[in-house]
A computed fold for a 1481-nucleotide RNA from a metagenome, annotated as small-subunit ribosomal RNA.

RNA sequence: AGAGUUUGAUCCUGGCUCAGGAUAAACGCUAGCGGUAGGCUUAACACAUGCAAGUCGAGGGGCAACACGGUAGCAAUACUGGUGGCGACCGGCGCACGGGUGAGUAACGCGUAUGCAACCUGCCUUUUACCAAGGGAUAGCUCAGAGAAAUCUGAAUUAAUACCUUAUAACACUGCAAUAAGGCAUCUUAAAGCAGUUAAAACUCCGGUGGUAAAAGAUGGGCAUGCGUGACAUUAGCUAGUUGGUAGGGUAACGGCCUACCAAGGCUACGAUGUCUAGGAGGUCUGAAAGGAUGGUCUCCCACACUGGUACUGAGACACGGACCAGACUCCUACGGGAGGCAGCAGUGAGGAAUAUUGGUCAAUGGGUGGAAACCUGAACCAGCCAAGCCGCGUGAAGGAUGAAGGCUCUAGUAGUCGUAAACUUCUUUUAUAGGGGAAUAAUAGCUUGUACGUGUACAGGUAUGAAUGUACUCUAUGAAUAAGCAUCGGCUAACUCCGUGCCAGCAGCCGCGGUAAUACGGAGGAUGCAGGCGUUAUCCGGAUUUAUUAGGUUUAAAGGGUGUGUAGGCGGAUUAUUAAGUCAGUGGUGAAAUCUCUCAGCUUAACUGAGAAACUGCCAUAGAUACUGAUAGUCUUGAAUAUAGUUGAGGUAGGCGGAAUGUGUAGUGUAGCGGUGAAAUGCUUAGAUAUUACACAGAACACCAAUUGCGUAGGCAGCUUACUAAACUAUUAUUGACGCUGAGGCACGAAAGCGUGGGGAGCGAACAGGAUUAGAUACCCUGGUAGUCCACGCCGUAAACGAUGAUGACUAGUUGUUAGCGAUACACCGUUAGCGACUGAGCGAAAGCAUUAAGUCAUCCACCUGGGGAGUACGAUCGCAAGAUUGAAACUCAAAGGAAUUGACGGGGGCCCGCACAAGCGGAGGAACAUGUGGUUUAAUUCGAUGAUACGCGAGGAACCUUACCUGGGCUUGAAAGUUAGUGACUGUAUCAGAAAUGGUACAUUCUAGCAAUAGACACGAAACUAGGUGCUGCAUGGCUGUCGUCAGCUCGUGCCGUGAGGUGUCGGGUUAAGUCCCAUAACGAGCGCAACCCUUAUCGUUAGUUGCCAGCGGGUAAUGCCGGGAACUCUAAUGAGACUGCCACCGUAAGGUGUGAGGAAGGUGGGGAUGGCGUCAAGUCAGCACGGCCCUUACGUCCAGGGCUACACACGUGUUACAAUGGCCGGCACAGAGGGCAGCUACAUAGCGAUAUGAUGCUAAUCUCGAAAUCCGGUCUUAGUUCGGAUCGAAGUCUGCAACUCGACUUCGUGAAGUUGGAUUCGCUAGUAAUCGCGCAUCAGCAAUGGCGCGGUGAAUACGUUCCCGGGCCUUGUACACACCGCCCGUCAAGCCAUGGAAGCUGGGGGUACCUGAAGUUCGCAACCGCAAGGAGCGGCCUAGGGUAAAACUAGUAACUGGGGCUAAGUCGUAACAUGGUA
Repeated sequence: AGAGUUUGAUCCUGGCUCAGGAUAAACGCUAGCGGUAGGCUUAACACAUGCAAGUCGAGGGGCAACACGGUAGCAAUACUGGUGGCGACCGGCGCACGGGUGAGUAACGCGUAUGCAACCUGCCUUUUACCAAGGGAUAGCUCAGAGAAAUCUGAAUUAAUACCUUAUAACACUGCAAUAAGGCAUCUUAAAGCAGUUAAAACUCCGGUGGUAAAAGAUGGGCAUGCGUGACAUUAGCUAGUUGGUAGGGUAACGGCCUACCAAGGCUACGAUGUCUAGGAGGUCUGAAAGGAUGGUCUCCCACACUGGUACUGAGACACGGACCAGACUCCUACGGGAGGCAGCAGUGAGGAAUAUUGGUCAAUGGGUGGAAACCUGAACCAGCCAAGCCGCGUGAAGGAUGAAGGCUCUAGUAGUCGUAAACUUCUUUUAUAGGGGAAUAAUAGCUUGUACGUGUACAGGUAUGAAUGUACUCUAUGAAUAAGCAUCGGCUAACUCCGUGCCAGCAGCCGCGGUAAUACGGAGGAUGCAGGCGUUAUCCGGAUUUAUUAGGUUUAAAGGGUGUGUAGGCGGAUUAUUAAGUCAGUGGUGAAAUCUCUCAGCUUAACUGAGAAACUGCCAUAGAUACUGAUAGUCUUGAAUAUAGUUGAGGUAGGCGGAAUGUGUAGUGUAGCGGUGAAAUGCUUAGAUAUUACACAGAACACCAAUUGCGUAGGCAGCUUACUAAACUAUUAUUGACGCUGAGGCACGAAAGCGUGGGGAGCGAACAGGAUUAGAUACCCUGGUAGUCCACGCCGUAAACGAUGAUGACUAGUUGUUAGCGAUACACCGUUAGCGACUGAGCGAAAGCAUUAAGUCAUCCACCUGGGGAGUACGAUCGCAAGAUUGAAACUCAAAGGAAUUGACGGGGGCCCGCACAAGCGGAGGAACAUGUGGUUUAAUUCGAUGAUACGCGAGGAACCUUACCUGGGCUUGAAAGUUAGUGACUGUAUCAGAAAUGGUACAUUCUAGCAAUAGACACGAAACUAGGUGCUGCAUGGCUGUCGUCAGCUCGUGCCGUGAGGUGUCGGGUUAAGUCCCAUAACGAGCGCAACCCUUAUCGUUAGUUGCCAGCGGGUAAUGCCGGGAACUCUAAUGAGACUGCCACCGUAAGGUGUGAGGAAGGUGGGGAUGGCGUCAAGUCAGCACGGCCCUUACGUCCAGGGCUACACACGUGUUACAAUGGCCGGCACAGAGGGCAGCUACAUAGCGAUAUGAUGCUAAUCUCGAAAUCCGGUCUUAGUUCGGAUCGAAGUCUGCAACUCGACUUCGUGAAGUUGGAUUCGCUAGUAAUCGCGCAUCAGCAAUGGCGCGGUGAAUACGUUCCCGGGCCUUGUACACACCGCCCGUCAAGCCAUGGAAGCUGGGGGUACCUGAAGUUCGCAACCGCAAGGAGCGGCCUAGGGUAAAACUAGUAACUGGGGCUAAGUCGUAACAUGGUA
């Protein structure tokens, strides 16, 4: 110090989350020791038991218990206050401290600073004075009595430092008061003097102690005041003792503290009152600080003591372990009455996630009493329990590799890692265990001795006292011996692999993991982090500048009020003087201690503790300074306003007038339609419409001018004119003299719609009706049409009321247009003021953009914002006739929502361009029959795959067996195949049996090659072992290959430049091209992959070479043929060259290039065809062609065999073949190819057969032999018909292949002769040697279901105006809420589940207030009856009050039948509202 998360990516806004620190914590796992500090945060809930406040005999009467002594007695024992002492009692002091808790309290409670001229103060200190004389009681004790008890009553008697009277008494108190001084308003102080009032206690060792009064001090308290100290305004008004005065009372003291009377005040937007919450502070945690949070332990203050009230005593209390009363609760009881208060220390129950021992000691420190010893002290000091925090120590150290075994991982194999780890050797002994030694904390008390003053004090010596504790510490011995876990390992965030699981189980702080290869789940191995702890959870601060004082924003992200006026408030021009409130620096006081910081010191160190310093940023006081702000007084003119003279305008209000249009009425002309739409219909019209002419009437709005104009605060304002009225600007610089700016509340204005009352109503037109459209159409379109729109008056008070930009002032570059003025003689040009616009700098901004009319740089004031949704909703309040408006939440839920810009994709957006894309043509498909493939169905099986284009005559370029993967049945299990090794044997053949075969059995025969041999090799069989095998799954784990967009023209890079960036530029623009082809231009310049070319073939020619090909010329020969000699010309063959490049010409053009019946040429603008396929897309296809990861099967999912199936058949689709005929069929005759194939082959020729073929025979391993054209052409026939078309189907007889044609082959012959007469919607191919048509060949193959596929040649067209439309594509541009990219995204109702919440008849609580009734204890006041001589007492009464009761209302909380909307939830329903012109912007 930052990081993750919105997007395909980017920048920004903005929230959420994380890393840090902390805790009185809790939970999980784990746990060796010590030091130190801490330990009911919840029920201020209830409490058993014990203890927590007593002490004094040196105040008293006394003597219950104990001891001693004495007396009596033998003793037991009895008596005896005589002594030590002392229960209970009287009396004194203490019990108001110490200890606990935080309920209440928003307050002078606390903090801080002051004041008391308005006060008190026991014990203590100092000083002064005094301590005299009497008296009557009472407790105890004794006796009697009541009661269960607690306790109480009566009688008699008694003491005091208890009580009372008297005396004395002032520096006390009260009254009068000469005089003097001071202050702070009332006043205060000093004070001679006079008068009045008030005191005491004794004990004693005779020293004193104690007591009384007074003054002062110290300590402790009381009261008052300034300032500070929570939330809510959805709490705005509160208050009758209330505010003040006078008088009195009361108090220690001031005071409405209380009472009577008088006045009507007091508080409040600087937040009264009310409600909710809360003890406050020093401090603590965090933070750089400012701040924020917090108030446990320790210290200070306050409050409380079961709840509420009350007083008494006392120096002090309205009293935690006192009293009285009331209430609730608990306990005892003999039922009549009584007792109690752990928020003291332990402890118990309860509550709770959760918090300890019914311990020891007064040794120390401190407190109470006492003269003291001493006693008391759950204060305190110690110990116990608890990892609950902080700090420290340890669990060993050095060496030791064959880098062991084992685990894990991995490899073809070596291997890697745990890991110097262990063993082993050496060393150490903190800790542990055992045994020894052993502190400090303790002295100023007391006692005693001595010394000095003198029976006491001070000093010195001696002596006694330790809970913790035999503790800390230390010595010796033993021996590595007794001691490591927890969390994490996808990113943030340090640390990675294997196995299991398979959107399951689970994880998760955020993003997110998991659907068969999970570094994210679970386990393991390894690693990382911390370590006697480690994680989780909770809470606080931080990060968060995410409430912004330091230190944020408001055009579009959340956010400028609709506009003005103006109150309070805030801020405010120049100058002079005074003052000193703010401000500044100085001084003094205070800011408790502890804490924090620094230094030093003590525990072995540290934590901890001590000492000192600093700090405590604050408050108060004081004397100064005077620039600025303020205050007071004065002056000024530039801000502001006024005056005078002009100018301008749809500024406003009221009245009058006008024409065009529309509608209606009347009359005329005129006839069949009009109107309306995408097309129609509803509607109007022969009762005469529409159209047209004339006249009349009505209401509303004002064409052209008109504009980027003008005016107005905004809303808004438009014919002309009149009246009234407001404003701005300009000029003059005359007047006033800061009069100003802003503006919370307030007030006024405020479009449209809407509301009320009364008018008006032409056109338009919500609602409504009808007609269309549509699946529907409560819409869009059409025909009508009510409210309304208009006027007057009154409400409403909102709009995307927008420049999405508050008002005012100042400053900061320019260019240009325009409105209204002014200056100048002027209409040119220029200057200036006030407006309205456009463009562009600096600067700003996330960017888009803004830019003197700022969103720039500053100043002042106001308003508003703080993630999205819930929600501008609910409740409450105010306003309104209503509609509604204003103000305005929460629960819950999400991790985003959003802004600007970028690249794509998309659009029922635009522009340009291309393609058999359309159009123009030719021929088909879709109808029929058949073939073939697919779906479906069927089946034991109909094996599997391919499924829009891009599957469907596809894998398959050949399913009768085989193939074959499927089914049924029968077999085998190291296996059907291959390798290695031992062994046996030649292999093998023949025959036979069982069987469907595989297979199994039997019999017979037989020994290869080399070598002399041993042996080696080949082949076969066969047991065992190591290996197998799988067309099983995953094409979504893959390689390779392929389809498609698409032979479309695109896809990128380097450097530079632009941009914060994603990105852009280049690649865009203007032309051109088949082309990102080329040219020009250009912040780009170049380059790469594609295009083109290079390659093959074809078209022309040359050269070379002539066999198997050719034969012009020469010769020979045949029935005939290059048949032969020969030839090398031609054709051809096959090698190599040439040729074509817009090269030439003309025209157009800057160029690239284009055009031309141009020339030449075999070929002309890529000559035709092929091969060739950029970056990528479709998780496209293929694990069944092959290869391959993982998973699965192993007497089977492997393998062998037989038979069956893949050939099924109501049906649907694709691709084809043949046809429907005369451009034809049939018969006869005749002619011309190319490219291929051939030895288990092609076969001439001959013979037989109608034929398929058969038999014989010859050539050819091929330019040699062989396989072979058809359409065409010529002639004949058929004559428009289901035919001499068409050939399906079926019957019969055959041929061929093959082990075998039943399921299930092809062909031949004869017979049979189905549908079909040109095919609906729709749809396919093709632009030239193409379509169409004709045949031929080949692969596979025994044969063939081939009409398929791949090739070959023969014959050989038509048409293209053109790019509006359909489809696909390319480039540019535009919009976007899409990015899985329109097959996108996304809205609302309904249905289902869950969650929180509003309303609600009602029900149940809670606190507070009001009124009335009642009213304990108690203070105070009063009093005739009773007692007493009296004082007085008893008793009664009055006022007030806690509590109780009643009543009506308000507030608040819970709950509730029913009900409203909201949120959330992979795959529900209905539509399609929004995003593109989203299909009606």
Its Rfam family is "Bacterial small subunit ribosomal RNA". Gene Ontology terms of the family: structural constituent of ribosome and ribosome. The sequence is in RNAcentral, with records from SILVA. Its mean pLDDT, the model's own confidence on a scale to 100, is 82.